[in-house]
Transfer RNA from a Chthonomonadaceae bacterium, 72 nucleotides, folded computationally. Its Rfam family is "tRNA". Rfam links the family to the GO term triplet codon-amino acid adaptor activity. The sequence is in RNAcentral, with records from ENA. Its mean pLDDT, the model's own confidence on a scale to 100, is 82.
Parts: sequence; C1' cells; structure tokens
RNA sequence: AGUCCUUUAGCACAACGGUUAGUGCAAACGGCUGAUAACCGUUCGAUCCAGGUUCAAGUCCUGGAGGGACUA
Repeated sequence: AGUCCUUUAGCACAACGGUUAGUGCAAACGGCUGAUAACCGUUCGAUCCAGGUUCAAGUCCUGGAGGGACUA
C1' cells in the first nucleotide's frame, strides 16, 4: 500500500427491509429456606460515527473510525 471479515445490553451471541430489537450469563429487587446455595418471578440495560436509498434501515449503498486476518 492492497484485499477480505467484523462492530447490537456489563460479557457471549440472535434478529427475510416490516410485531414493542430478543436469548443466555451477569447486576438489582422480590419469592422460597432456620440460613446460604440452587430454583422461581420481576426489573434494568444496546444497534461504532456521518450521509444516502426506501413508505419503512440493526439489515441495503457510500465515506470515516475501532478490532482482526491475508498478500506485498
């Protein structure tokens, strides 16, 4: 210098362009227990940034940023 992949909750991941963006773990609160753990219930919490296309974008397109792989 070039090519490709990736970025969604505290962490690991889902989500045909169309339901209120979900699941597990974690955290908080409650239940259960003599108590703790386990178990059960509830809650909290997110689409890397800026544009574009579209009736509608996490998803498609362009540019940028972070991370990774390969080639030279």